[in-house]
RNA sequence: AGAGUUUGAUUCCUAACUCAGAAUGAACGCUGGCGGCGUGCCUAACACAUGCAAGUCGAGCGCGAACGUGACUUCGGUCAUUAUUAGAGCGGCGAACGGGUGAGUAACACGUGGAUAAUCUACCUGGGGGUGGGGGACAACUUGGGGAAACCUGGGCUAAUACCGCAUCCGGUCACGGGACCUUGGUCCUGUGAAGAAAGAUGGCCUCUGAUUCAAGCUAUCGCCCCCAGAUGGAGUCCGCGGUGGAUUAGUUUGUUGGUGGGGUAAUGGCCUACCAAGACUACGAUCUAUAGCCGGCCUGAGAGGGCGAUCGGCCACACUGGAACUGAGACACGGUCCAGACUCCUACGGGAGGCAGCAGUAGGGAAUAUUGGACAAUGGGGGAAACCCUGAUCCAGCAACGCCGCGUGGAGGAUGAAGGUCUUCGGAUUGUAAACUCCUGUCAGUUGGGACGAAGGAUUGCAGGUUAAUACCCUGUAGUUUUGACGGUACCAGCAGAGGAAGCCCCGGCUAACUCCGUGCCAGCAGCCGCGGUAAUACGGAGGGGGCAAGCGUUAUUCGGAAUUAUUGGGCGUAAAGGGCGCGUAGGCGGCCUGAUAAGUCAGUGGUGAAAUCCCUCGGCUCAACCGAGGAACUGCCUCUGAAACUGUCAGGCUUGAGGCCGGGAGAGGGUAGUGGAAUUCCCAGUGUAGCGGUGAAAUGCGUAGAUAUUGGGAGGAACACCGGUGGCGAAGGCGGCUACCUGGACCGGUUCUGACGCUGAGGCGCGAAAGCGUGGGGAGCAAACAGGAUUAGAUACCCUGGUAGUCCACGCUGUAAACGAUGGGUGCUCGGUGUUGCGGGUGUUGACCCCUGCAAUGCCUUAGCUAACGCGUUAAGCACCCCGCCUGGGGAGUACGGUCGCAAGGCUGAAACUCAAAGGAAUUGACGGGGGCCCGCACAAGCGGUGGAGCAUGUGGUUUAAUUCGAUGCAACGCGAAGAACCUUACCUGGGCUUGAACUGCGGGGGACCGCUGUAGAAAUACAGUUUCCACUUCGGUGGUCGCCGUAGAGGUGCUGCAUGGCUGUCGUCAGCUCGUGUCGUGAGAUGUUGGGUUAAGUCCCGCAACGAGCGCAACCCCUAUCCUUAGUUGCCAUCAGGUAAUGCUGGGAACUCUAAGGAGACUGCCUCGGAAAUCGAGGAGGAAGGUGGGGAUGACGUCAAGUCCUCAUGGCCUUUAUGUCCAGGGCUACACACGUGCUACAAUGGGCGGUACAAAGGGUUGCGAAGCCGCGAGGUUGAGCCAAUCCCAAAAAACCGUCCUCAGUUCGGAUUGCAGUCUGCAACUCGACUGCAUGAAGUUGGAAUCGCUAGUAAUCCCGGAUCAGCAUGCCGGGGUGAAUACGUUCCCGGGCCUUGUACACACCGCCCGUCACAUCACGAAAGUCGGCUGUACCGGAAGCCGGUGGGCUAACCUCACGGAGGCAGCUGUCCAUGGUAUGGUCGGCGAUUGGGGUGAAGUCGUAACAAGGUAACCAAGUCGUAACAAGGUAACC
Repeated sequence: AGAGUUUGAUUCCUAACUCAGAAUGAACGCUGGCGGCGUGCCUAACACAUGCAAGUCGAGCGCGAACGUGACUUCGGUCAUUAUUAGAGCGGCGAACGGGUGAGUAACACGUGGAUAAUCUACCUGGGGGUGGGGGACAACUUGGGGAAACCUGGGCUAAUACCGCAUCCGGUCACGGGACCUUGGUCCUGUGAAGAAAGAUGGCCUCUGAUUCAAGCUAUCGCCCCCAGAUGGAGUCCGCGGUGGAUUAGUUUGUUGGUGGGGUAAUGGCCUACCAAGACUACGAUCUAUAGCCGGCCUGAGAGGGCGAUCGGCCACACUGGAACUGAGACACGGUCCAGACUCCUACGGGAGGCAGCAGUAGGGAAUAUUGGACAAUGGGGGAAACCCUGAUCCAGCAACGCCGCGUGGAGGAUGAAGGUCUUCGGAUUGUAAACUCCUGUCAGUUGGGACGAAGGAUUGCAGGUUAAUACCCUGUAGUUUUGACGGUACCAGCAGAGGAAGCCCCGGCUAACUCCGUGCCAGCAGCCGCGGUAAUACGGAGGGGGCAAGCGUUAUUCGGAAUUAUUGGGCGUAAAGGGCGCGUAGGCGGCCUGAUAAGUCAGUGGUGAAAUCCCUCGGCUCAACCGAGGAACUGCCUCUGAAACUGUCAGGCUUGAGGCCGGGAGAGGGUAGUGGAAUUCCCAGUGUAGCGGUGAAAUGCGUAGAUAUUGGGAGGAACACCGGUGGCGAAGGCGGCUACCUGGACCGGUUCUGACGCUGAGGCGCGAAAGCGUGGGGAGCAAACAGGAUUAGAUACCCUGGUAGUCCACGCUGUAAACGAUGGGUGCUCGGUGUUGCGGGUGUUGACCCCUGCAAUGCCUUAGCUAACGCGUUAAGCACCCCGCCUGGGGAGUACGGUCGCAAGGCUGAAACUCAAAGGAAUUGACGGGGGCCCGCACAAGCGGUGGAGCAUGUGGUUUAAUUCGAUGCAACGCGAAGAACCUUACCUGGGCUUGAACUGCGGGGGACCGCUGUAGAAAUACAGUUUCCACUUCGGUGGUCGCCGUAGAGGUGCUGCAUGGCUGUCGUCAGCUCGUGUCGUGAGAUGUUGGGUUAAGUCCCGCAACGAGCGCAACCCCUAUCCUUAGUUGCCAUCAGGUAAUGCUGGGAACUCUAAGGAGACUGCCUCGGAAAUCGAGGAGGAAGGUGGGGAUGACGUCAAGUCCUCAUGGCCUUUAUGUCCAGGGCUACACACGUGCUACAAUGGGCGGUACAAAGGGUUGCGAAGCCGCGAGGUUGAGCCAAUCCCAAAAAACCGUCCUCAGUUCGGAUUGCAGUCUGCAACUCGACUGCAUGAAGUUGGAAUCGCUAGUAAUCCCGGAUCAGCAUGCCGGGGUGAAUACGUUCCCGGGCCUUGUACACACCGCCCGUCACAUCACGAAAGUCGGCUGUACCGGAAGCCGGUGGGCUAACCUCACGGAGGCAGCUGUCCAUGGUAUGGUCGGCGAUUGGGGUGAAGUCGUAACAAGGUAACCAAGUCGUAACAAGGUAACC
C1' cells in the first nucleotide's frame, strides 16, 4: 500500500456490498506443560440466608461482676485475691474518611480559565491572651409496673473534661463616630458604649505552707477558652468558553423578568414573602422529547478525525422507593433518626424487625465473570499521652490460558533413502534425516538439602543535649540488648536421576500462503464476498501431503481502519443520486479605490495554569521481557501582560471605474382594456339538381327520394388568425402571432450631465406560474376524454370509422403541478480564432442604395487551449477563479406510511422505517437482432416445364400391438437414412435347452495325452456317451521345445451405460466470401484502423483513394473428365485404297489413311479492334476461332457455429457385469396393423394402348463365373455345353423413335391391384416370410383441396442399358447413353445470405428480454371498533413526618425574686409549605387487536403482451377519465 463482486468484454466511470489490519472487562468450540505481571457481573440500581466491613479513649466520670485460687466457716456462707479486670452506662473524638455503584442527571453536573470587596473551615501549625468562683441535674445502679418480644414507664441514689448561671477580657461581634489607602458588604489606624469565655487530667518533685505516704504548691506533658495568622489545604457560591440526537417538538414562561421593603443563609441572589412595573427566553434552536454520569484517558487512524469512558486517578450523583429534618466544623448522612409506600421475616395477632450499588457468599437473570481464604508483617486511616486496639482500606494467598510477556516439549550425527501409509504414467515419487540406531545436554516439571529482601519501628539499659528549682518526669539524639513476616520453607541456590512427564488448532477454488486420491451425485453438505455440489468436485465428507499460528488455534460479537463511502484537511450535482418551475426581497454571508485613527480578529514575545498516572525520550531495577522506578520532553488548550499594524473588522474623511439617476433615439407576437376585419368549418332559409354521399387496408354503422352530397344566393353564431414566418423578435419563467386605439413594464444604443459603493446573493416570507381539474355565472361553431354504435380480433373495455357530453372560450375565484429541460442556480472577472443572423451606432466613399472596415448588445453554428468516465462543452463553458443559495450519499420498499400544514375536492408540500437484493446505474465497444434504412447476390420470387398432396402398390417413420416386434437417426441438416439387399445365418431382440478360464486371445504353474477325423446311439440342435484311429522337431539320450485337451491362477468377453468425458469420421450454414495476424497509428480501456470510402467482379476479384504498410487461411489458378487439332503407337479395335473369299459379315492377305484406343503436346490470354468511363480495373459490341470472357462438368469445403450425428464401423477414459449384461443351439421376431406422415413406382389414357415389321448407343460385369448355338416347354425355365481369365467369347434384346394395322373416349383393347388354380428357379429349408411364369379374376383410379417440390441447356421432361450388394430377392442406390424443350419483364414481395449504417433495456444473443392483475405459501409494515400499560400537563380534594410561624389555659431543676411570682423552656393545639395518595379531564409514547390495505420474497401456476427494434398505435412526464394491463389534452422528444 490494496483486493474481490454489475459486463460477451472494458486496468472506463459512478456506486454499494465484502475481505486482508489493529483492538476487547469478552463468550463459544477443540486442545492444554511451566512461570511472572495484570484483569475478572458489561445482564436484574433484581432479591438476599450467614459471617465480617467503625470504633476507640480508665491519662474525662461514676458503677462494677464471675470462673479459678487461697483462708475461714455455725456448712447457710463470708473474706481476700482475681480486679487499675470483664462488662454496660455518662462523656469526648471519630463515625461526613476509607469502600461500593452509575439508577438519575443535557445540568455551572463535568472540563478549562476566572471571580468571591458575597463566604465557612473540627483536628494540625505559628503568634498573643486567659483558664477565677459557684450551682442544679440525668443515665448507669436500685426499686415498682406493662409487654410474647422489641422495648416502654413510675419512684429513689450518684460522678464528670456532661449541663447551667456569675465574674473578667481583646484590635473579635453589634451600635454611633473620625482618618488613610481603596472601591459592590475591603484592609489598616482610632474614639465611646453594650453584650459575649473556659475544664480539667496524668507523671514527677519537696525550695517555700501543712505534713506519714502526701496535699496545697511548683514543674513537665496533654487538655480547655478568646483573638489573629497559616496550611501540597478543604468546602460553598457566581461567571466566560467547551463537549448530543430529533423541527414529523415553534413558540415557552406568572415567582415568570425586574424594582423596593422585609425575611433567610457561613455567604450573593425571587432563595422566600408583601407591594409595584410587564417583562424574560427563542430560528446562533427556547420549550418538549429521546439518549447519556463527566473528565484525565483507552482503542483505532499518516493525520484531521471516529468510537469508547472497565481496571488506575480527579469530580459528581446515589445508598430498597419517595419525602423530611436533627446532630455536627462538615450530612439533609450506604452499615444514623422520623414519616409514607412496596417487599421479606418474627409474633402470644395486640405489635415489632430489616435494607450487601462494603468483603466473601446465595438464589435469579444471562453467552458470561472468582474464595462464605490469611494477615494487620508492610502502606494508609480512626481513637489514644503511649503501649496498643480497630481496619474485607490494604498487603497476600486461592480460582479462571481472560489478557500481555518469557521458557520448555530436546541437541548433533544418521540412507538400505527401512517398514507402514498415500499417490502412481507401475518406472517410481512422497512422508523423509523424519524414525530406528549412535553420541550428547539437562531448561521446566520431579526429588533431596540450603534459604532470603521486604523490618522501618517498639520495649528496655547506658550516654549526651533540652526543659525545670531539680540529677525527677518528659522530649530529642546516640550506642548496646531484646522483640515484630500473613505471604512462606515462597523466591533464589546447589545435589540427584533420566530424553525420560509436556502439541495442538485452523486452513489449502480466487481474494490468500498451501494439491492429490477416495466417497457422495443440486443429495448430504459448504459459504466472509464471488460462488461450489446434477458421476471424473484441488470448494461437500474422509485420507495422504502441504501452508499458517502455536499453549494456544479458530468462530461469534463489537469498535476504528481500509471508506476521499459525509470529503475542514479531502467529494460532487448536462446524461451516473443530485440546480429550487421563475422572480421580488427580510435576516444572514460576502463586498471597489485612497487617507487617517483604533487594536476586536491576526501575529510575536513574557508570566500563570494545563494534577498525578498514561503516550514519547534517556537512564535504572527484577537473569530477559511483560512489569516497575527516576529524570526530561510533551500536554497542540485557557487566562494575563507587553509589543506590531500589513490584511479583515470598527470609526472618520475623500474618490469614480461597480450600481443608479437624467437627456436624445430606434426595435419588438412584452402585458392589460376596448373596438374592428376577412377566409374557413357548422347551422338556418331559398334556388338549381338527382341517387347516392361519406368513410376505410377493405368495410360497416351514419346521412339521403320527407331530396342528401354537389352548386348558387342570403343569414346566424362561436372559435382561431393562412401567406409574411425565419435555429427571427420579446418576456424572469410559464409563455406571447389578424388589424386599430388607449393605458403600461423591461431591455438596447448614443451623450465632456448628476449621486457617490447606494452592490451581489438570499434561509424563512411574498408574488407569478402550461395543460388538465374544481366553484359560480355566461357562451358553445369546430374539436373532443367519458359514453354509444360499426369494424378488426382468439378476445379488443384499444389502435381505424360514424356520432357525441364534460371540457376547450369569457368573467370572477381556487388549484400550484409538468421531461416547468439547455435535464446545465444567480453574480463578477479572466482566457485563441472563424462564420451567420437581429437591434442601435461610428468611419471611408457615394446624389443615394449596395459593398467594405469597425463598436456595443442579443441570438446560432464550427473550432484552439483546457476540462470531461466517455459522449461532449468550448467568451452564451461543462475552461481558470472568487462570493452566496439550493440539492445528493447503493437499488427496491417509496415520494409510500404516520404526523403536521395548505386545499371545496382531486390532491400538494414536508417525508421515514421494518424488510429485501448484490447489485441498480452512466458512457462507450464488439456482436446479434429489428414487422429500421441503403447497396448486392442465390431456381429466392417472378416467367415457364414437370411433379408431390387425391388412387393402388412398394419402401421408411410415428403410433399401436406383441413374449419380442433389437438398436440408432428426429425442423431445414431424421423418415428408399445406418441397411451395396432380415426365410436359417445375418441378429444385437424374445421363448426354451445348454456351458462357466468359457466360442475366439496371451502369460505362468501342475499333471496327462497326440489332436483332428470317421461310425453308432439319445436329442430340436448344441451336446453327451460308446467304438475306431493316432504325434512332430531338436538332443549331450537325461530331456527340451512345439501342439492338443484337463485343473489352478492372472485375466478374457460384453452391439452393456455415458457422443454432455473423448479421438477419428461425417452433416450443416456454404463453394457463402469471408476469417485473421505482425508492425505502426488512434483510444484511459474494451477496441478501432488495415477489412471503411469511389468504382468493379462470380469472388476481401481487381483498380483508385486513404495512417496505414505488409502477410497468412480462404477466392482464383495448378489436378481429372469433356469439346478441336497435332505427334507417337497400331491389337483383340479400324478398313479408304489393292488382292482373295462368302448367301452375308474386316472373313482372309494386307494397310496405318479414317474412326477409335491411350500417352504426350497445341489451343483461350479481354491477346486484337471500336465505344463507355476522370483514369484504371472493368463493361458492351465486333473480328478470328472447335471453343470467348472462370467454355461445360468434377475433385477441392477458410476462422468458426449447432455440447449437431456416431461408444452399434473402429479406437478410447470412467462406470457396470463375471455359472452372466459373456457364450452355444433350436424355434420365433425385426415382415404385426383401427391409423398418421415422408420418399417413390404404376396409372387414370389417343402426343395413347395392343399387334406386326425395321434401325441407332454408351458404360460396365464375367471362372464357386458369364454361358453362345442346338433341342424341349405357351412361358418362367430345362437340357446340353462351344467360346471366354475377355477392345477377341458371353451377358446383349437397347428402348423410346420410325413404318403398317386395330382400338375411337368408354371405367374402355385404359389401369393393373387383389384373389384362385397350375408352375419355374435359388436354397438344408420359401408356412410365418422370396422372386418369377401361365391361365383365370379385373379393385381403386377419369389429372387430384389447403399446401408444397425440382429445374435456366444437352438442363427439365421422357426412354431404355449396366453395376455394387447378392445362393435367391429393387419401384431403392450408383453409373451410362438415346430423344430433347419452354421461360427469365424484372428485384416490389416470400426465403436464405453478404457489406455499410442506425436503434437496442438482447449477449443462452428475438425461440431474447420483460410488465401487471389473479391464485398459493411466507415475512415485515400501515389502518382498525377497542383494550392494556409507561411518562406527563391542568384543575380540585386530601395532607403523614418535619422545619418555620402562631398559641401555649397544661407542665416546668439551674437564672432573677420581696420566694408570691417572673424570665425562659417543653408538651399539646393550630396555620403556611409539602411526599405518597384520590377525583376529573387532556397530551404523548408503547403492547395486543377480529378485520383490512398495499409491499417484499418464493418452483416450470393462470390471463394477456404494456416496455426494449419505428417493439409492430414512438416512448416518457404531470393532470383527467375509464379499465385487469388503456385512452386522451398539454409538454419533452426519437426516427425519416
Annotation:
The RNA shown here (small-subunit ribosomal RNA) has 1536 nucleotides and comes from an uncultured prokaryote. It matches the Rfam family "Bacterial small subunit ribosomal RNA". Model confidence (mean pLDDT): 83 of 100.